[in-house]
RNA sequence: GGGUUUGAUCCUGGCCCAGGAUUAACGCUGGCGGCAUGCCUAAUGCAUGCAAGUAGAACGAGAUGUAGCAAUACAUCGAGUUGCGAACGGCUGAGUAAUGGAUAGGAAUCUCCCCAAUGGUGUGGAAUACCCCAUCGAAAGAUGGGCUAAUACCGCAUAACCUCGCAAGAGAAAAGCGCUUAACUGCGCGCCGAUGGAUGAGCCUAUCUCCCAUCAGGUAGUUGGUAGGGUAAUGGCCUACCAAGCCUAUGACGGGUACCCGCCCUGAGAGGGGAAACGGGCAGAAUGGGACUGAGACACGGCCCAUACACCUACGGGUGGCAGCAACAGGGAAUCGUACGCAAUGGACGAAAGUCUGACGUCGCAAUGCCGCGUGGAGGAUGAAGGCCCUCGGGUCGUAAACUCCUUUUAUAGUAAUAGAGAUGUUAUUAAGAAUAAGCACCUGCUAACUCUGUGCCAGCAGCCGCGGUAAUACAGAGGGUGCAAGCGUUAUCCGGAUUUAUUGGGCGUAAAGCGUUUCGUAGGCGGUCUGAGAAGUUAUUUUUCAAAUACCACGGCUUAACCGGGGGAAGGGAGGUAAUACUAGCAGACUUUGGUUUUUGGUGGGGUUUUCGGAACUGAUGGUGUAGUAGUGAAAUACGUUGAUAUCAUCAGGAACUCCAAGGGCGAAGGCAGAAAACUAACCAACAAACGACGCUGAGGAACGACAGCUAGGGGAGCGAAAGGGAUUAGAGACCCCUGUAGUCCUAGCCGUAAACUAUGCUCGCUAGGGGUGGGGCCGCAAGGCUUCGCCCCGUAAGCUAACGCGUUAAGCGAGCCGCCUGGGGAGUACGACCGCAAGGUUAAAACUCAAAGGAAUUGACGGGGACCCGCACAACCAGUGGAGCAUGUGGUUUAAUUCGAGACAAAACGAAGAACCUUACCCAGUUUUGACAUACUACCGUUUUAAGCACCUAGAAAUAGGAGCCUAUCUUUAGAAAUAUUGAUGGUAGAACAGGUGUUGCAUGGCCGUCGUCAGCUCGUGCCGUAGGGUGUUCCCUUCAGUGGGGUAACGAGCGCAACCCUUGCCAAAUAUUAAAUAUCUAUUUGGGACUAUUUGAAUUUAUUUCAGAUGGAAGUGAGGACGACGUCAGGUCAGCAUGGCCCUUAUGACUGGGGCUACACACAUGCUACAAUGGAGCCGACAGAGGGUAGCCAAGCCGCAAGGCGGAGCUAAUCCCAUCAAACGGCUUCUCAGUGGGGAUUGAAGGCUGCAACUUGCCUUCAUGAACGCGGAAUUGGUAGUAAUCGCAGGUCAGCUAUACUGCGGUGAAUACGUUCUCGGGUCUUGUACACACCGCCCGUCAAGUCAAUAAAGUUAGGAGUACCCGAACCUCAAUUGUAUUGGGGGAAGGUAAUACUAGCGAUAGGGACUAAGUCGUAACAAGGUAUCCGUACUGGAAGGUGCGGAUG
Repeated sequence: GGGUUUGAUCCUGGCCCAGGAUUAACGCUGGCGGCAUGCCUAAUGCAUGCAAGUAGAACGAGAUGUAGCAAUACAUCGAGUUGCGAACGGCUGAGUAAUGGAUAGGAAUCUCCCCAAUGGUGUGGAAUACCCCAUCGAAAGAUGGGCUAAUACCGCAUAACCUCGCAAGAGAAAAGCGCUUAACUGCGCGCCGAUGGAUGAGCCUAUCUCCCAUCAGGUAGUUGGUAGGGUAAUGGCCUACCAAGCCUAUGACGGGUACCCGCCCUGAGAGGGGAAACGGGCAGAAUGGGACUGAGACACGGCCCAUACACCUACGGGUGGCAGCAACAGGGAAUCGUACGCAAUGGACGAAAGUCUGACGUCGCAAUGCCGCGUGGAGGAUGAAGGCCCUCGGGUCGUAAACUCCUUUUAUAGUAAUAGAGAUGUUAUUAAGAAUAAGCACCUGCUAACUCUGUGCCAGCAGCCGCGGUAAUACAGAGGGUGCAAGCGUUAUCCGGAUUUAUUGGGCGUAAAGCGUUUCGUAGGCGGUCUGAGAAGUUAUUUUUCAAAUACCACGGCUUAACCGGGGGAAGGGAGGUAAUACUAGCAGACUUUGGUUUUUGGUGGGGUUUUCGGAACUGAUGGUGUAGUAGUGAAAUACGUUGAUAUCAUCAGGAACUCCAAGGGCGAAGGCAGAAAACUAACCAACAAACGACGCUGAGGAACGACAGCUAGGGGAGCGAAAGGGAUUAGAGACCCCUGUAGUCCUAGCCGUAAACUAUGCUCGCUAGGGGUGGGGCCGCAAGGCUUCGCCCCGUAAGCUAACGCGUUAAGCGAGCCGCCUGGGGAGUACGACCGCAAGGUUAAAACUCAAAGGAAUUGACGGGGACCCGCACAACCAGUGGAGCAUGUGGUUUAAUUCGAGACAAAACGAAGAACCUUACCCAGUUUUGACAUACUACCGUUUUAAGCACCUAGAAAUAGGAGCCUAUCUUUAGAAAUAUUGAUGGUAGAACAGGUGUUGCAUGGCCGUCGUCAGCUCGUGCCGUAGGGUGUUCCCUUCAGUGGGGUAACGAGCGCAACCCUUGCCAAAUAUUAAAUAUCUAUUUGGGACUAUUUGAAUUUAUUUCAGAUGGAAGUGAGGACGACGUCAGGUCAGCAUGGCCCUUAUGACUGGGGCUACACACAUGCUACAAUGGAGCCGACAGAGGGUAGCCAAGCCGCAAGGCGGAGCUAAUCCCAUCAAACGGCUUCUCAGUGGGGAUUGAAGGCUGCAACUUGCCUUCAUGAACGCGGAAUUGGUAGUAAUCGCAGGUCAGCUAUACUGCGGUGAAUACGUUCUCGGGUCUUGUACACACCGCCCGUCAAGUCAAUAAAGUUAGGAGUACCCGAACCUCAAUUGUAUUGGGGGAAGGUAAUACUAGCGAUAGGGACUAAGUCGUAACAAGGUAUCCGUACUGGAAGGUGCGGAUG
């Protein structure tokens, strides 16, 4: 810096990512070289080899070889005595939180070898290994006897210096060897004494050096002293005695973890992390203890003992220690060769040569890391083939390849020179040849890089957000691309980003966070003014130190780099010196203008404690009056009452609380405090003086106080009232409501110690415009009023702050001081532990695990059993219905071979379907067919005769179809040719291959179209302004309208889509034209125009404006009536079966054809209708009046036949002419029926006919005759309608051969009733409010129960561990004592072991209770809206559960 909480926003806050690093490991891959690095685990066990020896110039003897006759000489060898070394070098990090390390100092010490200077080195002696002999033993080894040497050992002498001692004095050494000389000798190496140095080592001090306080007290050699011992040396290091100290909140003691540092990684730095390699220190050497030798060890490759383990054994006994180099086993994700050499560097010994050296130098193995090089270079378009994609045109891999020319690093093979005993390198050169050499990860965003195929919430991916449910740039593969490259990714760990522990550099009103309070107060921190001296902090400068390496700077060496070499200097830390003195601290002295305190005077108040007193109300008791109810609720009931309630009067008793005053008024630190009076007591304020003289502020621990509830003991008990009982409500009601009612509420004494103990705001001090109110005091003023001071409150203004809300002299502003607290959500204020409590419980206070959020403020919506306003046949008023009956039609369900499919609240259900007998038809059964019923190309063959096609026919069949025979006969065109004919194309057929075809799937991939909210009045934009932003403003407000319609006002001004208007029909008028023989008139139709615009006018209301209301004018008067017209959008609404269309699926079938069946089934349920139930009627007869349509495969007249349906017939009509069409029906008149299941009703059934049509069985319509069902106005509920409307009446049309039409779409006839009004229901609009909702209340969400998984807790117990204590035993060793005395015995200490009790830690643990998590389990609905009883906090009781109730508190 980015991603991730939200619909969006800002903030808080966590999680995650991009970077760097590594002793790494794993996966895939792998050409070379240089330089580094390589058991992080089991400080587990280790076969084998090597890692420490050397000196013959200290010593004696021996063996072998060479030379020599021999003596002898020389050389070599392995033992022994002796000296030095073996305490270095090498390895490891177990232990250790200080006996350690780093830095800086110190005094009471030693120091082999080395250096310097100094003094010596004389003279004697006794042994012993080796060797010889012998013995024991398996071995390891041991023993006895005898011989011998020395630089081995022991004396004597000497003593400059040294040690002891006050002194006198006393004490203590030595070693020789080699070369040389004729020799005294000379030289060299040694040896002894002592001094100084250097080096190394020991000891002491200061500062720094991890986590836990859920470790708070620890310590008896403990702290100090005296004396002694011991040591190289100081010291309780040890012992005896004396004293009682010592350490600790600046963290003792205890527990956990850990070698420390230079340095390394990271970071801008401050820091954080690490402790590989290299270097310094420490510690360790199988585990534990111990000493010996020595200058040095309590000793890795020495010794003794114990223990464990392992090996050898003749069972008697012995041996061993790789955390040296290699190697092996084991463990593990994981870490190399049983290599070469002492040539170099270094070490031991030696006079030296030299010997030894797994230190070291080299090689080997490993991409483990860093660095370098290469895998070719130049040209090369036909943009080859091939792959992939494609809009089928092409694009891309791609100059990439091929091909041409060139080069040869590296690798391979060879040669030469050169370094090096060697092993092994280095350099040069030759040869052939592009030859020997590229992978890994990623491609949704963060994050550079995109397409196809497969898969289909599967398989899988994932660092976070998240992908995958049929079009996945997120899985898998491919093509392409991106990044890095001999590597690339992943995993693990650390730092960074993270200002996410904040010193640099954060916060605490509401996000996590101010302790309930502080009048108390300890430690600590901070502190008014002036002066002086000093110089602790501070500042400056200087000296020294902080090893080297590393880091930094420049230089140099390897061809470069990594790497290496020699130089340089800084910052910072420690210690010392010198100087300065502003500030801070300490010391001394002073001041009061100022902080604080006190005195005096005057005030204020429900401040506190105790005592006494008062009236009203309430309940009870007694008595009186009086009679049937009272009480209670939404409505009731339980309850009380004729044994006299309620009501009312009188008297008495009791307890609790104090009306009015009373006010967001007062007092108090907070909790809190209210009748009156008295006593005691505390605080605050003011005024004028006076006194003290910084005496102050804060305050970890600590102390005190601390509502309500609760607890203990004793009282008291009127009212209220957890629990409990009863009545209601309810699906239930452990609740809300009602009737009772116990603890409690009250008092006294004690405990508890918590609250939303809140201003969610710690205390103190200073500074920064105001306005208003109020309580207490003072001053001025006659008063009004003004000034001032201490409190309380309001407004919210300037500045400022804040994420915003908001705060704003009572700060959340600007500063200072001190304290407390926070660091993602959950788990959890929980567990364990500790302390407190009688108990309830309180205080302190985790982790595992789990999630990617949790949260604050504000915005826009949506929603509310929130509010305000408005509208609508929404309610109300009225009319007619539906729901009941029968039938029709549709749907569900059921049935079926099939009952094809779709549509499902409103907005599916007489809907798609404006016509299912076949067809339609998509479904089922059966039979057929396969380039196809339909389209377009291609290839081959045939087309003169026979053929194909066509026509009619026969056979089989239900048909499709298959087979057969007959007839008719054949075309057009290009080229060549006289023609025949050949050839090209068209056309037809057969075969093949492309393809056709699909009412198969997805309406959640789509287009188009439609429904709906809704003909509701809304939905937006530009510029400006406001806001960090989301957004707001405009569009809100007032009046008005059907209307965001118009007007006024206004940080807005304008505009767009909607509204309205323009369009059509209709009502009035005019003109023109037209039909019917013609003319005129009327009517009608068509076309064109006029007319209505709140226009004119009267009055009223309002704000002037707009507008509204009441009249007049008019055919029509307030959008005249009706229609078409449907904003932004919502419903993943409907339709892939109208059409179109992507993807997927079928292709001898899910395509196509044919016959038959089905879509018409029928216990039942629902929806829409028709006909009715009758007299406002039915039936019969007579009589009237329309409009709008349709018609040539048609409408069909007159006439005749038939009871009728209809038949025959054929005039007229392509229609203002003819026909359907009659008489339209309701209606009017007359007659009849007379209230009945009736002449109401017309279902059902029988018979006979007619029509359409290939065909009326399933399954059509019509006619006639006969039959004559339910049904007597319809429960809950529910629909339509505000005027030419409802109701009622018929007519026509489309579809159509016919029809199931009672449907639909139109047409006209007759023609009402009612609207007080907006409380309520439904829907909608605007504003406002709350919200934990945003898939938006069909939302969200809580708890029990049931199931599974996980991690913690408790738990009878059990297992293990380390540490400590006490006791027993007690090795080596130390020490003391004794003695028969130089080897035994005894005492004390002493590792390991054993026993005992306790504490601690860890593991396991039946079971128990909670917690977390887990698409669709159960019960309720506690919370979010007034969440349907406002919510929440503390506490108590109670209930399946959320929860409920009581008391006090908060407003979030």
The RNA shown here (small-subunit ribosomal RNA) has 1452 nucleotides and comes from a soil metagenome.
Model confidence (mean pLDDT): 81 of 100.
It matches the Rfam family "Bacterial small subunit ribosomal RNA".
The RNAcentral record of the sequence draws on SILVA.